């Protein structure tokens, strides 16, 4: 200094091609269940989708910058 890839509740990942309620899984909290403790059931909390800027009625998706990591080339 070129390409190219990933970036999403704590983690681990879909979702993105085709713009239109933020989803799984585990992990946490709380009840139930248990003499306790796991296991099993119920139900809750927890995203400003890496960052900033346009387009759009509407952006995690779609354009431009940029930033961390990962790989190739030099």
């Nucleotide at each position: 200094c070129g390409g190219g890839g990933u970036g999403u509740g704590g983690c681990g990942c879909a979702g993105u091609c085709u713009g239109g309620u933020a989803g799984c899984g585990u992990g946490u909290c709380u009840g139930c269940u248990u003499u306790g403790g796991g296991a099993g059931c119920a139900g809750g909390g927890a995203g400003u989708c890496g960052g900033a800027g346009g387009u759009u009625c509407a952006a995690a998706u779609c354009c431009u910058c940029u930033c961390a990591c990962c790989c190739c080339g030099a």

Source information
The prediction has a mean pLDDT of 81. The RNA shown here (transfer RNA) has 74 nucleotides and comes from a Halobacteriovoraceae bacterium. It was read from a public genome assembly.